[in-house]
RNA sequence: ACCUUAUCAAGAGUGGCGGAGGAACAGGUCCUGUGAAGCCCGGCAACCUGAUUGCGUAUGCAAAAAAGGUGCUAAAUCCUGCGGCAUCAGCCGAGAGAUGAGGA
Numbered sequence: 001a002c003c004u005u006a007u008c009a010a011g012a013g014u015g016g017c018g019g020a021g022g023a024a025c026a027g028g029u030c031c032u033g034u035g036a037a038g039c040c041c042g043g044c045a046a047c048c049u050g051a052u053u054g055c056g057u058a059u060g061c062a063a064a065a066a067a068g069g070u071g072c073u074a075a076a077u078c079c080u081g082c083g084g085c086a087u088c089a090g091c092c093g094a095g096a097g098a099u100g101a102g103g104a
Stems, first nucleotide, its partner, number of pairs: 002103007013041001015040003021031003025081004042073003047069002049065001052063004077096001082093004
């Protein structure tokens, strides 16, 4: 890189270093020296996992965020991209993308 599957309108910093870019791609529209990316710390969440607790004959079910593996921490995945419907405002679905778990 590829395949399967679940989720993607909630939540999370007046911190330190850094010093010009960033929001996947294209087009928009935005963020940014009142400090971008990146790194550290903090935090959020509960995908994996879980001390412990309850129920059960049961290897099961439920709860539980201490510890551990990821992830995330501007804007709906920022919006649109392809198709259908439409009262032309929008609505629905797909695709693409991101993340987890599993596979090959």
Description: The RNA shown here (SAM riboswitch aptamer (S box leader)) has 104 nucleotides.